[in-house]
This is a predicted structure of a 73-nucleotide RNA (transfer RNA) from Trichonephila clavata. Rfam family: tRNA. Rfam classes the family as a transfer RNA. NCBI's taxonomy places the organism under Eukaryota, Arthropoda, Chelicerata, Araneoidea, Trichonephila.
Order: sequence, then C1' cells, then structure tokens
RNA sequence: GUCCCUGUAGCGCAAUGGAUAGCGUGUUGGACUUCUAAUCCAAAGGUCGUGAGUUCGAAUCGUACCUGGGGCC
Repeated sequence: GUCCCUGUAGCGCAAUGGAUAGCGUGUUGGACUUCUAAUCCAAAGGUCGUGAGUUCGAAUCGUACCUGGGGCC
C1' cells in the first nucleotide's frame, strides 16, 4: 500500500430491517442465615465506535473516517 474481520452496560457476548436493545458475570439494595458464603427477589447502569445516507422504520443495509486484530506485497 491493498484485502478481510472486529467495535453493543464495568467485563464477556446475543439480537441478521418492526425498536420497550437483552443474556451471563459484576455492582447496589432487600430476603434468608448467629455471622459470612451460597441461594432467591429487585434495582441501577447503553449517544449500539463517529459522521452523513437508504428506508414508513436502522444496532442490523450501503458509504467515509476512527479503534483493535489478521492475510498478501
């Protein structure tokens, strides 16, 4: 230089055009327990990497750029 992959909650991931964006783990509060752990219940936490497009509707499709990783020269 060129091609491909990746980016979603603190961390690891799902959602393949119909939106109230979820799961595990973690955090906080409560229940239980003599206490802790375990278990159960609840809550908080998201500009879906950024911008501009397509569409009635975009995390999802196209595009430019950015982050990280890989192939070839």